[in-house]
Context: one part of a larger RNA
RNA sequence: GAAUGAAUUGACGAUUUAUCUGAUUGAAGUUUUACACAAUGGCUUUAGUGGCGGACUGGUGAGUAACACGUGAGCAACCUGCCUAUCAGAGGGGAAUAACAGUGAGAAAUCAUUGCUAAUACCGCAUAUGCUGACAGUAUCGCAUGGUACAGUCAGGAAAGGAGCAAUCCACUGAUAGAUGGGCUCGCGCCUGAUUAGCUAGUUGGUGGGGUAACGGCCUACCAAGGCAACGAUCAGUAGCCGGACUGAGAGGUUGAACGGCCACAUUGGGACUGAAAUACGGCCCAGACUCCUACGGGAGGCAGCAGUCGGGAAUAUUGCGCAAUGGAGGAAACUCUGACGCAGUGACGCCGCGUAUAGGAAGAAGGUUUUCGGAUUGUAAACUAUUGUCAUUAGGGAAGAUACAAGACAGUACCUAAGGAGGAAGCCCCGGCUAACUAUGUGCCAGCAGCCGCGGUAAUACAUAGGGGGCAAGCGUUAUCC
Numbered sequence: 001g002a003a004u005g006a007a008u009u010g011a012c013g014a015u016u017u018a019u020c021u022g023a024u025u026g027a028a029g030u031u032u033u034a035c036a037c038a039a040u041g042g043c044u045u046u047a048g049u050g051g052c053g054g055a056c057u058g059g060u061g062a063g064u065a066a067c068a069c070g071u072g073a074g075c076a077a078c079c080u081g082c083c084u085a086u087c088a089g090a091g092g093g094g095a096a097u098a099a100c101a102g103u104g105a106g107a108a109a110u111c112a113u114u115g116c117u118a119a120u121a122c123c124g125c126a127u128a129u130g131c132u133g134a135c136a137g138u139a140u141c142g143c144a145u146g147g148u149a150c151a152g153u154c155a156g157g158a159a160a161g162g163a164g165c166a167a168u169c170c171a172c173u174g175a176u177a178g179a180u181g182g183g184c185u186c187g188c189g190c191c192u193g194a195u196u197a198g199c200u201a202g203u204u205g206g207u208g209g210g211g212u213a214a215c216g217g218c219c220u221a222c223c224a225a226g227g228c229a230a231c232g233a234u235c236a237g238u239a240g241c242c243g244g245a246c247u248g249a250g251a252g253g254u255u256g257a258a259c260g261g262c263c264a265c266a267u268u269g270g271g272a273c274u275g276a277a278a279u280a281c282g283g284c285c286c287a288g289a290c291u292c293c294u295a296c297g298g299g300a301g302g303c304a305g306c307a308g309u310c311g312g313g314a315a316u317a318u319u320g321c322g323c324a325a326u327g328g329a330g331g332a333a334a335c336u337c338u339g340a341c342g343c344a345g346u347g348a349c350g351c352c353g354c355g356u357a358u359a360g361g362a363a364g365a366a367g368g369u370u371u372u373c374g375g376a377u378u379g380u381a382a383a384c385u386a387u388u389g390u391c392a393u394u395a396g397g398g399a400a401g402a403u404a405c406a407a408g409a410c411a412g413u414a415c416c417u418a419a420g421g422a423g424g425a426a427g428c429c430c431c432g433g434c435u436a437a438c439u440a441u442g443u444g445c446c447a448g449c450a451g452c453c454g455c456g457g458u459a460a461u462a463c464a465u466a467g468g469g470g471g472c473a474a475g476c477g478u479u480a481u482c483c
Base pairs, nucleotide, nucleotide: 059265060264061263069189070188071187072186073185074184075183078182079181083178084177085176086175087174088173089172091125093123094122100115101114102113103112104111105110131156132155133154134153135152137150138149139148140147141146161170162169163168191237192236193235198228199227200226203225204224205223206222207221208220209219210218240262241261242260243259244255245254246253247252267288268287269286270285271284290301291300292299293298318344320343321342322341326340327338328337329336330335357387358386359385360384367378368377369376370375391424393419394418395417396416397415401410427472428471429470430469431468432453433452434451438467439466440465441464442463448455449454
């Protein structure tokens, strides 16, 4: 403050009921059910008007050597929807138009015309806090132009409703301040080439005018002849910039994948409209190239969004699930949208972790290799005996992430429990020196190796194979590149 409201109560007025009395008038219909039509309200779906959002998020690095970026300043030369705070307000009118209905054109895309209608759509009028402009001031401050505050005269400029029984809430208009986001200016930093030395005509400055939110040759008319450059202008080449990343003891050198900030671009070039903000990736117009449809008259399109296809290439993934979480847009909310995002799938691409068993076991088995034929080595290695259960497999239970009655894509996932059983799981490079690791056979400057030195022409630790050994290990080597 509103709603409800006990008790008591004044005046005036109205209405109703009961009883009684009197007068007068009217009526055969009335009610219920079912169906149909009309009006009104609610709900669902869809189209349209209107509002807000499509300038955020997401992608890419072609261009750009530039106030693009980084850093530090300035704007007394500026704007800022939604958000926050404060002050003031929202009076009274008008004309249309889509949807819709009808007619017509066209193959289509789409379009024309007649008629009707609403609004927080549109347009006048009133009102107005120095809000804006003009005129002429005062005080004060400063950094040159100037800033701030105050009052005077004239002129100009606003608005919209919706929900609710109501309180109230949301929305609207003007002004001031804030926050956020942007615009502009400047100092410094910012690759290579002089086998690029001169460049410049709106060019450099001024005045008047225009334009912009704003300063400015930003644009324009006139005037002057300036401006830049060996401290590298101009031209040419290359390149998005940074926080960072790699490397290095550091100084440095190289680089700009992922993540974050800024910039630029959206088939190529140009242009404006709307809007608080765009010269706008999934808006419009024009021109070019390309693709598609066509009744040949004419139309449609833009993956450098997420998936996916083709092509190119040495080479790079799923036309998956969900809005459950975080965030965004709209909405009073419920909620809707969200390939942002959260997840899952593919790939040893990288990093990290784990396993492929453990203990015992000498007749030093067999086999292999080698041999001076005695042996040596493979080697506790195997067999054999006894264990263990990580991972994997099967079965049972089963989350947190969600605050809240309910609501989890991931997901029957992580994790827990039980069972069985060594079963399902090791390769690659090297062995002349650098450089850890040696013998045999074959080959015979042949075949071949090679990072450098070099090796091979009949006893090759360097080629090939075998045995043995060394290194790393789910990887190992090679190539390219950086330090």
Molecule: small-subunit ribosomal RNA, 5' domain
Organism: uncultured rumen bacterium